The prediction has a mean pLDDT of 84. Glycine riboswitch aptamer from an Anaerolineae bacterium, 105 nucleotides, folded computationally. It was read from a public genome assembly, where an Rfam model found it. Lineage of the source: Bacteria > Bacillati > Chloroflexota > Anaerolineae.
RNA sequence: AUGAACGGUGCGAGAGAGACCCCGGCAUGGGGCGCCGAAGGGGCAAGCCGUCGUACCGCGCCGGACGACGGUGAAACUCGCAGGCAAAAGGAUCGCACCGGGACG
Numbered sequence: 001a002u003g004a005a006c007g008g009u010g011c012g013a014g015a016g017a018g019a020c021c022c023c024g025g026c027a028u029g030g031g032g033c034g035c036c037g038a039a040g041g042g043g044c045a046a047g048c049c050g051u052c053g054u055a056c057c058g059c060g061c062c063g064g065a066c067g068a069c070g071g072u073g074a075a076a077c078u079c080g081c082a083g084g085c086a087a088a089a090g091g092a093u094c095g096c097a098c099c100g101g102g103a104c105g
Stems, first nucleotide, its partner, number of pairs: 006100008018033001020032004034085003040081001041079003047072008056064003
């Protein structure tokens, strides 16, 4: 199931931060200083799981409680690797239409 999650396509909306300085005006390339966070990427809380320990509780084993260590564990939080700081492109996310998918949310 008159089709969930998830992935994709098209159209629309879509923020932030130097058109910074030098070589050589922009892009690109090299050097320098400053900044942004919404492609992508990294990090973690409670909880849960495991191991060990204890002088506490129940108490035969053992379980509970507490502690230590390890694992798992979210984001639009955080980091600032990547990317970006005129326009263009890109852009998380949202809306609409469709394609795949085939049961969760």